[in-house]
Overview: c-di-GMP-I riboswitch aptamer, 82 nucleotides, folded computationally. The coordinates come from a structure-prediction model, not an experiment, and the mean pLDDT is 84.
């Protein structure tokens, strides 16, 4: 340095669900709560996928809107047993 990842250390994040707010929806914020996570940090204008909604076509499909990084991905990064 690269790979790898332990019932290790110091710490971190927080799914479902509940309350409330925003939104047409998908979904998001806050508080509680922990299913899990070595990137569950960041990026939605690199890209693919998925969800929402509108238009065209109504057989396949095509285009737009908003969202999702805890789907893949890009990028940065703590620790160090085997």
């Nucleotide at each position: 340095u690269a790979c790898u990842g332990a019932c290790a250390a110091c710490g971190g994040c927080a799914a479902a669900c509940u309350a409330u707010u925003c939104g047409a929806a998908a979904g998001a914020g806050u508080a509680g709560g922990a299913c899990g996570c070595a990137a569950a940090g960041c990026u939605a204008u690199a890209g693919g996928g998925c969800c929402u909604u509108c238009c065209c076509a109504u057989c396949c499909g095509g285009g737009g809107u908003g969202g999702u990084a805890g789907c893949c991905a890009g990028u940065u990064u703590c620790c160090a047993a085997a």